A computed fold for a 709-nucleotide part of an RNA from a marine eukaryotic metagenome, annotated as large-subunit ribosomal RNA, domain II. The coordinates come from a structure-prediction model, not an experiment, and the mean pLDDT is 81.
Context: one part of a larger RNA
RNA sequence: ACCAGGGAGUAAAUCUAUGUGGCGAAGAUAAUCUUAUACAAGAGUAUCUAUAGCGAAAGCAAAACCUUGCAGAUUCGAGAAGGGGGGUACUAACCUGCCUUAAGUCACAUGGAUCUGACCCGAAGCGGGACGAUCUAUCCUUGAAUAAGAUGAAAUGUAGGUCAAACUGCAUGGAGGUCUGAAGGAGUGCUACGUGCAAGUGCUUCUCUAAUUUGAGGUUAGGGGUGAAAAGCCAAUCGAGUUCCGUGAUAGCUGGUUCCUACCAAAGUUGGCCAAAGUCAAGCCUUGAGUCAGAUAGCAUAGACGGUAGAGCUACGGAUUGGGGGCUCAGGGGAAGAAAUUCCUCGGUUCCUUGUCCAACUCCGAAUGUUUAUGCAUCGUAGCUCAGGAGACGCGUAUACGGGGUAAGCUUGUAUACGGAGAGGGGAACAACCCAGACUAUAGUUAAGGCCCCUAAACGCUAACUAAGUGUUAACGGGUGAAGAGUGUUCAUUCACACAGACAGCAAGGAGGUUGGCUUAGAAGCAGCCACCCUAUAAUAAGUGCGUAACAGCUUACUUGUCAAGUGGAUGAGCCUCGAAAAUGGACGGGGCUAAGUUAGCUGCCGAUACUAUAGACCAUCUAAAAGAUGAGUGGUAGGUAGGCGUUCUGGUUGGGCAGAAGGUUUUACAAGAGUAAGACUGGACCGAUUAGAAAUGAAAAUCCUGGU
Numbered sequence: 001a002c003c004a005g006g007g008a009g010u011a012a013a014u015c016u017a018u019g020u021g022g023c024g025a026a027g028a029u030a031a032u033c034u035u036a037u038a039c040a041a042g043a044g045u046a047u048c049u050a051u052a053g054c055g056a057a058a059g060c061a062a063a064a065c066c067u068u069g070c071a072g073a074u075u076c077g078a079g080a081a082g083g084g085g086g087g088u089a090c091u092a093a094c095c096u097g098c099c100u101u102a103a104g105u106c107a108c109a110u111g112g113a114u115c116u117g118a119c120c121c122g123a124a125g126c127g128g129g130a131c132g133a134u135c136u137a138u139c140c141u142u143g144a145a146u147a148a149g150a151u152g153a154a155a156u157g158u159a160g161g162u163c164a165a166a167c168u169g170c171a172u173g174g175a176g177g178u179c180u181g182a183a184g185g186a187g188u189g190c191u192a193c194g195u196g197c198a199a200g201u202g203c204u205u206c207u208c209u210a211a212u213u214u215g216a217g218g219u220u221a222g223g224g225g226u227g228a229a230a231a232g233c234c235a236a237u238c239g240a241g242u243u244c245c246g247u248g249a250u251a252g253c254u255g256g257u258u259c260c261u262a263c264c265a266a267a268g269u270u271g272g273c274c275a276a277a278g279u280c281a282a283g284c285c286u287u288g289a290g291u292c293a294g295a296u297a298g299c300a301u302a303g304a305c306g307g308u309a310g311a312g313c314u315a316c317g318g319a320u321u322g323g324g325g326g327c328u329c330a331g332g333g334g335a336a337g338a339a340a341u342u343c344c345u346c347g348g349u350u351c352c353u354u355g356u357c358c359a360a361c362u363c364c365g366a367a368u369g370u371u372u373a374u375g376c377a378u379c380g381u382a383g384c385u386c387a388g389g390a391g392a393c394g395c396g397u398a399u400a401c402g403g404g405g406u407a408a409g410c411u412u413g414u415a416u417a418c419g420g421a422g423a424g425g426g427g428a429a430c431a432a433c434c435c436a437g438a439c440u441a442u443a444g445u446u447a448a449g450g451c452c453c454c455u456a457a458a459c460g461c462u463a464a465c466u467a468a469g470u471g472u473u474a475a476c477g478g479g480u481g482a483a484g485a486g487u488g489u490u491c492a493u494u495c496a497c498a499c500a501g502a503c504a505g506c507a508a509g510g511a512g513g514u515u516g517g518c519u520u521a522g523a524a525g526c527a528g529c530c531a532c533c534c535u536a537u538a539a540u541a542a543g544u545g546c547g548u549a550a551c552a553g554c555u556u557a558c559u560u561g562u563c564a565a566g567u568g569g570a571u572g573a574g575c576c577u578c579g580a581a582a583a584u585g586g587a588c589g590g591g592g593c594u595a596a597g598u599u600a601g602c603u604g605c606c607g608a609u610a611c612u613a614u615a616g617a618c619c620a621u622c623u624a625a626a627a628g629a630u631g632a633g634u635g636g637u638a639g640g641u642a643g644g645c646g647u648u649c650u651g652g653u654u655g656g657g658c659a660g661a662a663g664g665u666u667u668u669a670c671a672a673g674a675g676u677a678a679g680a681c682u683g684g685a686c687c688g689a690u691u692a693g694a695a696a697u698g699a700a701a702a703u704c705c706u707g708g709u
Base pairs, nucleotide, nucleotide: 001709002708003707004706005705006704011116013114014113015112016111017110018109019108020107021106022105023104026049027048028047032043033042034041035040053060054059065083066082067081068080072076085100086099087098088097089096119256120255122253126246127245128244129243130242131241137220139218140217141216142215143214144213145212146210148180149179150178151176155172156171157170158169159168160167184207185206186205189203190202192201193200222238224234225233226232259644260643261642262641263640264639269282270281271280272279273278284391285389286388287387288386289385290384291383294379295378296377298376299375300374301373302372303371304370305369310364311362312361317358318357319356322353323352324351325350326349327348328347331346332345333344334343335342336341395419396418397417398416399415400414401413402412403411404410424435425434426433439616440615441614442613443612444611445610449606450605451604452591453590454589458603460602461601462600463599464598465597471593472592484578485577486576488575489574490573491572492571493570494569495568496567497566505562506561507560508559509558511535512534513533516530517529518528541556545554546553617634618633619631620630621629622628645698647695648694649693650692651691652690653689654688655687656686663682664681665680666679667678668677669676670675
């Protein structure tokens, strides 16, 4: 891993609702006893519930009657609604509260609640009693072990030496938590092995007469021991051993929870909580009963509500440019004047004009929206009340509008839609983007999106643009492409020049007063300053740029000739280019495409579970039922409700079986499905159907359990 078998809402008691049944102003017995064809019958009336309430209590203590009115019926009217009366408490009284002409009770079944292990499995832990020192830690008793080699302390001897010593040499000697290094002990480095040779090994390394190593026997025990101290070790177990018990500890946490079909179908919000992984109440779902007669998903018409988007501001509040005028009213500065004072300016205030802004501004003011009435259309839903059962209370995305943040696949809100719980088609792939809400089958028509090939459908048509493979990407988490620049190219508008000849080129001229004046060493068109005239002319600057020390020289403006038809600027628009950056080679989905790209228009086709048609199933309503009709009916998680299938056993009824039961393998048919039936082969002795009942009643999952392979 697979297969087989096992594997999770049960039981007692009490409460509550619904259904069915018994009896009924009553219903029921409990323990217990008796009988003896007994899962029964009889007795048992203690006790419990109900029949009366109100009041803290003492205590006191309810029957009238009238009106409206649904179903049905048509002067009526169960139930229902309203009034009135009554009981009681409070009170001096009024008011007010509760109650008031009656159905309960017992059993069974089912839903739910409480209490117990309470759907199942799962902790780490806490407590108690025992068992452990054959591992290991310390200690005790008693034994054992340490190859070989090196070094050579004290001491001694001897020789030298000394008055004697000290001292020196040489021998002997054999000290040391001494050295090298086996056994033994350790465990430094490497990181080879690492389902191994080994729950650690290998190689390397440290130590090896000592605080050495070791055998045997003993001691200390779990909040305790032992510890040259690492919270180490105490039997592969240690920040409190192991084992059994309390024990099915508890788990707001994770996982799992077994057959079918039908109808409806959520929430991730508000408030409370030592609460935010939870839970309670409300909101949202469902079922039943009642009530009411209307309801609205659509359209039209006529009204009503509102202060957003936008806009505006000499319409207020606030902010905010420039210019001009008036008044000088607090004040500052300057000038004139002997002073009074006058004038200028800054400032203040006011008027005119000009340029702007506001979530907490509004003289204005939409769309969408909300709402009322009527009509059409459609339906018999919806709404409300009571009762039973929930789930849920982590939300997410898009669009529009906000708050926070530089920003984020960020965070926090409001509205709508979608995902959640929604399949199908498109978007290459892609929960929430586009189309579209899937009862079943078949056929057709379309939507979004597409129509060169992959790949269904026009390499369609008309007119343009692009030369950059630009592009061939609706958007998105997925894609960078901005400011700016372009004598790339296509349009539009406008100004100027032009056959009395423009623009560009070429040929030629480009002069004189004058070297203008000043300055300066010089300044002659051309360092600088000032001025910038006049003459001749087709034209020619008191000089456009080079150049010289200064001149010279070249050139330009300007003019003529030649040539012959457009030329030069400005503004705007389309496509395109540059601007242009990321790490393996690479993405228009790919191939590829000059259209199969882009813009404008036109026609056709393809394309879904959409729509239509036909046939069928089911549900709801109408209908006594059937048939039929109608339906904005039949996607669906949590969840509610309804009806079924199957397994084992039991009672009643009724069957099959050695002329072949159950079981097994396989084929076919039927049913919406759980499933059922029949045939064949196998098998070799039991097995059904129906009805009623009872459950240890359904497995693919739980790192599920046991076994097998």
Rfam family: Bacterial large subunit ribosomal RNA.